[in-house]
RNA sequence: AGUUUGAUCAUGGCUCAGAUUGAACGCUGGCGGUAUGCUUAACACAUGCAAGUCGAACGGUAACGAAGCUAGCUUGCUAGCAGGCGACGAGUGGCGGACGGGUGAGUAACGCGUAGGAAUCUGCCUAGUAGUGGGGGACAACCAGGGGAAACCCUGGCUAAUACCGCAUACACCCUACGGGGAAAAGAGGGCCUCUUCUUGAAAGCUCUUGCUAUUGGAUGAGCCUGCGUGAGAUUAGCUAGUUGGUGAGGUAAAAGCUCACCAAGGCGACGAUCUCUAGCUGGUCUGAGAGGACGAUCAGCCACACUGGGACUGAGACACGGCCCAGACUCCUACGGGAGGCAGCAGUGGGGAAUAUUGGACAAUGGGCGCAAGCCUGAUCCAGCAAUACCGCGUGUGUGAAGAAGGCCUUAGGGUUGUAAAGCACUUUCAGCAGUGAGGAAAAACUUAAGAUUAAUACGUUCAGGUCUUGACGUUAACUGCAGAAGAAGCACCGGCUAACUCCGUGCCAGCAGCCGCGGUAAUACGGAGGGUGCAAGCGUUAAUCGGAAUUACUGGGCGUAAAGCGCGCGUAGGCGGCUUUGUAAGUCGGAUGUGAAAGCCCCGGGCUUAACCUGGGAAUUGCAUUCGAUACUGCAGAGCUAGAGUAUGGUAGAGGGAAGUGGAAUUUCCGGUGUAGCGGUGAAAUGCGUAGAUAUCGGAAGGAACACCAGUGGCGAAGGCGACUUCCUGGACCAAUACUGACGCUGAGGUGCGAAAGCGUGGGGAGCAAACAGGAUUAGAUACCCUGGUAGUCCACGCCGUAAACGAUGUCAACUAGCCGUUGGGAGUCUUAGUAUUCUUAGUGGCGAAGCUAACGCGAUAAGUUGACCGCCUGGGGAGUACGGUCGCAAGAUUAAAACUCAAAUGAAUUGACGGGGGCCCGCACAAGCGGUGGAGCAUGUGGUUUAAUUCGAUGCAACGCGAAGAACCUUACCAGCCCUUGACAUCCUGGGAACUUACUAGAGAUAGUUUGGUGCCUUCGGGAAUCCAGUGACAGGUGCUGCAUGGCUGUCGUCAGCUCGUGUCGUGAGAUGUUGGGUUAAGUCCCGCAACGAGCGCAACCCUUGUCCUUAGUUGCCAUCAUUAAGUUGGGCACUCUAGGGAGACUGCCGGUGUUAAACCGGAGGAAGGUGGGGAUGACGUCAAGUCCUCAUGGCCCUUAUGUCCAGGGCUACACACGUGCUACAAUGGCCGGUACAAAGGGUUGCCAACUCGCGAGAGUGCGCUAAUCCCAUAAAGCCGGUCGUAGUCCGGAUUGGAGUCUGCAACUCGACUCCAUGAAGUCGGAAUCGCUAGUAAUCGCGGAUCAGAAUGCCGCGGUGAAUACGUUCCCGGGCCUUGUACACACCGCCCGUCACACCAUGGGAGUUGGCUGCAAAAGAAGUGGGUAGACUAACCUUCGGGAGGUCGCUCACCACUUUGUGGUCAAUGACUGGGGUGAAGUCGUAACAAGGUAGCC
Repeated sequence: AGUUUGAUCAUGGCUCAGAUUGAACGCUGGCGGUAUGCUUAACACAUGCAAGUCGAACGGUAACGAAGCUAGCUUGCUAGCAGGCGACGAGUGGCGGACGGGUGAGUAACGCGUAGGAAUCUGCCUAGUAGUGGGGGACAACCAGGGGAAACCCUGGCUAAUACCGCAUACACCCUACGGGGAAAAGAGGGCCUCUUCUUGAAAGCUCUUGCUAUUGGAUGAGCCUGCGUGAGAUUAGCUAGUUGGUGAGGUAAAAGCUCACCAAGGCGACGAUCUCUAGCUGGUCUGAGAGGACGAUCAGCCACACUGGGACUGAGACACGGCCCAGACUCCUACGGGAGGCAGCAGUGGGGAAUAUUGGACAAUGGGCGCAAGCCUGAUCCAGCAAUACCGCGUGUGUGAAGAAGGCCUUAGGGUUGUAAAGCACUUUCAGCAGUGAGGAAAAACUUAAGAUUAAUACGUUCAGGUCUUGACGUUAACUGCAGAAGAAGCACCGGCUAACUCCGUGCCAGCAGCCGCGGUAAUACGGAGGGUGCAAGCGUUAAUCGGAAUUACUGGGCGUAAAGCGCGCGUAGGCGGCUUUGUAAGUCGGAUGUGAAAGCCCCGGGCUUAACCUGGGAAUUGCAUUCGAUACUGCAGAGCUAGAGUAUGGUAGAGGGAAGUGGAAUUUCCGGUGUAGCGGUGAAAUGCGUAGAUAUCGGAAGGAACACCAGUGGCGAAGGCGACUUCCUGGACCAAUACUGACGCUGAGGUGCGAAAGCGUGGGGAGCAAACAGGAUUAGAUACCCUGGUAGUCCACGCCGUAAACGAUGUCAACUAGCCGUUGGGAGUCUUAGUAUUCUUAGUGGCGAAGCUAACGCGAUAAGUUGACCGCCUGGGGAGUACGGUCGCAAGAUUAAAACUCAAAUGAAUUGACGGGGGCCCGCACAAGCGGUGGAGCAUGUGGUUUAAUUCGAUGCAACGCGAAGAACCUUACCAGCCCUUGACAUCCUGGGAACUUACUAGAGAUAGUUUGGUGCCUUCGGGAAUCCAGUGACAGGUGCUGCAUGGCUGUCGUCAGCUCGUGUCGUGAGAUGUUGGGUUAAGUCCCGCAACGAGCGCAACCCUUGUCCUUAGUUGCCAUCAUUAAGUUGGGCACUCUAGGGAGACUGCCGGUGUUAAACCGGAGGAAGGUGGGGAUGACGUCAAGUCCUCAUGGCCCUUAUGUCCAGGGCUACACACGUGCUACAAUGGCCGGUACAAAGGGUUGCCAACUCGCGAGAGUGCGCUAAUCCCAUAAAGCCGGUCGUAGUCCGGAUUGGAGUCUGCAACUCGACUCCAUGAAGUCGGAAUCGCUAGUAAUCGCGGAUCAGAAUGCCGCGGUGAAUACGUUCCCGGGCCUUGUACACACCGCCCGUCACACCAUGGGAGUUGGCUGCAAAAGAAGUGGGUAGACUAACCUUCGGGAGGUCGCUCACCACUUUGUGGUCAAUGACUGGGGUGAAGUCGUAACAAGGUAGCC
């Protein structure tokens, strides 16, 4: 930072951006430097190498070499002189194989780290002291013999030593009983001198070097002990018999139960023993601001291990990686008798694994072993090879270059972008390549010259200086120079937000993506590709892992009223913390000094590689520990005091505090008796039930149990649970006042212990009422419920368990401090005009507001959730789960303690705005009510659904589709169906060629069309041609009522002509938001007034507009006619007064009066007026809602068809018909039908038209024809009405459907399928069930007239006038709407949300008869090798001997300890298991509807 929400704040988890890695994987890959490289199987290993060396310790001579001599003989080979020389296999002996190298299995430990300690050893090295005399006996090698496949072994014989053994000596050393006793040694090499022999040998001496022995110191290394630190688990709470200590003995290099005997009974543990799991530890590494957290590769220190287990030997050092013995597993050899082996050394192989290198070179350097040395050995090491594994550096070119090339991509078609990018031109040459030159890593050693010390010595050896001669694996080194040419060198990831970077195409909830949120269902910046862009770059991404962000375990640095979180409440142990004064001490604390804190690393300052990484010098740091010297404020400890905390005493006070015993009245019920009669009871309504065997009701009496009305109060008491009639007894605590006393005695409190509602359990009582379970009756779709009638446990008592509750103030206990105001309970003190029912102060409780402050907000606020201190408890996402397993408790029910796998990206708190409620309040509307007339029943018309059909074209579908699109389907329309045709097309533009255009007639065909045929040559002209039109051709294109109204514009419906919807500034709130717009009135109205942290404004309301109602004025033709004249007639003259027409004005504004009201707005009544409170009607439709309707009016994106989904034609269909619905018409009749007579409109239409008059027809109509482009003529007689007649309640003289016949009109054409007329026919229907619609006045109802569409075809639609009502008490209810308020788990907003069983699939998990394996306790058995003890057997060189033997030793035997192994019985962990339990997840499954609103029975524990 993202993510819970419509939005907000908070809580809280998940996720991302950073850094890092011994990494791996994908794509890609130029060079160099420096590092690093089996994290897995401590799995198994072929092959080679990794520890030898010394001839100056020794006997020797198997091999090799050199130079001689001799013999055999062929230049040369073989043999000998001769182990004589250089040397050296094997052997004896010495030193080294305990270092170096590997690995991390084991180990939670004095193993490691750090700081100390005393009872020790120490080869080689170093310093010192004293020695190194004199003897002896063997055994290898070798020779001979033998066994064996081999490994190897046995017997006999010879021999040397720096091998072995006595003796002598003993400065020091060890032991001691202080008398004494014990114990060593080895020589070798070089040189000189002397003697003899005559160049060989022997002896003595001198000297140098190096050894050896004893011993004391040092140094180094090692062993041992101690303090502190160093994982997890208490679902591990007790462990321990050599255990703890002592004495003695043994034992060790050394202290010690290290071992043994005896004695004692200790030792460890809540400051976590024991047990289980995990783990090598550290310097350090990574991360982090730090504190921390994670890790312990490479490098360095320590430890442990070396196939597994045990054991010792040798040695200075081992219980020994490349030694030994034994046991076991495995592998190999074998002649089957027996043998051999141990890569966790370097390479390498197999295996495992996501994964980790060469069977390389060299001892040149550094270091190690041996050696006097030369030297030998050295897979330590130094180098090279492989790997982008990591870090660092360099390069892949530079400049110029606009025709902004081509190509790509996009496009609004103009252009934009790739892009100075490329090409082109001019340069450069790092790196790589080729060729050449060429450092440094090298110091030594050896030889030689000279000089010191040593020595008798110019020898030897040694030290220093000079010279000579050499020594390089790497190495084709680094570096430098030259040559050629831009030449050989760029990818990867990403582009929805977080997060830098956008477009096109493809796909169509598919394929796929995804770290989280989430994309994809036909216009995807999220999938795949492309273009472009962004980021990093020889790398880039992904995965895994650690830290960070995460204050998300909070020491630094969190919380607990409601989000997770205060134990139900006391008492109290350990522990933690603790009042005032003073003295001492100096443990904590603070300061100084010393030692240590290895090196490397980190950091700072320098230096070296061209730079960097890297290497290197110095410093700082190492926050620690130890010792020591000081300080003494605070804490501790010790001492002395004090009284403010705490407590005791005295005197009072209030109280449902607790326990026991007793007593009381009211009521219910039952029983007995009286009165009395038919019902009672119960419910929404009923029924079950009780009652004529006498109920209910009522009176009297009795019994019994339980609970205690009024008083009664956010009153009292108690720690909490809880406690309520009265009296008595016993008893706890609190408060007040005043003094006295004790003298910190205190607070908290893990474990522990006690109390602890209701329900439940056990035993025994009791049982009136109530009442789980149960029964019956209702309700219901069902009703295992709610309601009713009954009713058992239980409720009550005694005793004993249980130990939990929403045990709540959801608020732990204690203490201190911090504004006020008002009530109330208990106590005390004061004041006073009422001595009270007053008032003031104070103290202890208990309540309500409220300041500061706190809080996410709500709220808390001296009874804190404020400010602090002390102590305890608890929390760390939701679910799984307070569950499983284990333990403890319980008679049981169950309680307590308490996980994990798995799963989700949320779950949650408070508040906000809406919406909703079978919540509340106020108000409105033909919403109900009051009325009038309908629909629903009939027939028909019309529309729809359904069905049918080749097609019955399509759309509209609750209100808001259904006489709707359609203001009019016979063809056309027409979009549909079957069929016949056309393909640049029926229609538009462009190009090419030809032709005037056009037109007559005939034939075929259903027609489209095809063929033949008649007439006709036009217009303009600059003479090139052009315009219009037709035909043919070509391709661009046309065309589509094809799809998507969920891609759209436009238009429309609807809530709704409802009164609402918003904004600016200000204010309030952390914020969403609120305020304004709420409130009091009022209105048709958010209309207006008043009030108000609001003040204003906008869109709506109203008004302005049209029409109608009154009047005035202007104008009078086609209108009108009062007066005058005239006629059949306003017909004409005349007139314009009136009517009317159509222009302009006036008028109505709560303006006036009275009342009510807040002095308001306004309302009520009245006057005047044609009209009165919006006069009537219309037009006018706020922000928005319904992805509402329409791609088939039109326009339009995208997709689709292109000899067809386009076009043309004729025919059919849209008109079908078991049925259902909507809207209408006509009726069912007498307020009527029929017949005759007679009166009065308005508004319209008319030249392809309306059509007069006249004639004909019963009529529809026909014929003929005047007038009228209309205030002139026509349609055109209005009808109901009125007057008269008839019918007499009937399927009729009502009703007119249906059908038959005959016609008229329109039209190319009335068959499918028109309207109308006449004659005949005369169906249903007698007022319509449930339900439902319209209407409040010129309205409903009723009556006719006109118009649009239209050739013809209205019962529909749109208009017009005539006649002309009834009713409204009212707002309880139904529906819809507005405002306020309330609840909410809803926000797609109740058509919402959501719970549980069942069914299916998958996943993890518990139980489970058991089964298998690992580890382990106890009791036993067993006993290899080895060590120690013993020893009757056998053997025996050194020494002693009296020569017999002894001492000593070896073998054997035996005892003790003990590894493997075995048996029995437990514990524990893991795997598995028929079956089974619940849990989780899953698209639309089933049943109900438990919760959220009063969720329809308030919910919850």
This is a predicted structure of a 1501-nucleotide RNA (small-subunit ribosomal RNA) from an uncultured prokaryote.
It matches the Rfam family "Bacterial small subunit ribosomal RNA".
The coordinates come from a structure-prediction model, not an experiment, and the mean pLDDT is 85.